RNA sequence: CGAGGCGUUGGCGAUGGAGCUCGCCGAACCGCCCCACAGGGCUGAUGGCUCCUCCACCUGC
Repeated sequence: CGAGGCGUUGGCGAUGGAGCUCGCCGAACCGCCCCACAGGGCUGAUGGCUCCUCCACCUGC
């Protein structure tokens, strides 16, 4: 210096916060499609449910 193993508070799930829940990790994770590149197209602030916040559109006061 590199690889592997064990233990540990903990951490992660395509842009924010909280509760519940599911899965995963020492790394989980860093969206999808067409495409050789280039370039083009599409969905969503959730992993899932609920609430709040932010953004866009429409309507009413």
Predicted 3D model of a 61-nucleotide RNA (Fluoride riboswitch aptamer (crcB RNA motif)) from an Actinomycetota bacterium. Rfam family: Fluoride riboswitch aptamer (crcB RNA motif). Gene Ontology terms of the family: positive regulation of gene expression and response to fluoride.